Molecule: transfer RNA
Organism: Regulus regulus
């Protein structure tokens, strides 16, 4: 250079009707204190167009990251 994946909460995965669960985290309940359990909060669509009534989803472009050819 050329091609083909990937890009969502700190992590790890779902989802074309407008963002879901686990983990972690913080609070508060139980505990003599802590682990554990139970309750609750907060907390994310790489970036832009474009097609749909509607896009995190489909498209195309830049961007990063990886992997293969040269």
């Nucleotide at each position: 250079g050329c091609a083909g994946a990937c890009a969502u909460a700190g992590u790890u995965u779902u989802a074309a009707u407008u963002a879901a669960a686990a983990c972690a985290u913080u609070a508060g309940a139980c505990u003599g204190u802590g682990a554990u359990u139970c309750u609750a909060a907060a907390g994310a669509c790489a970036g832009a167009a474009g097609u749909u009534a509607a896009a995190u989803u489909c498209u195309u472009c830049u961007u990063g990251c990886c992997u293969g050819c040269c």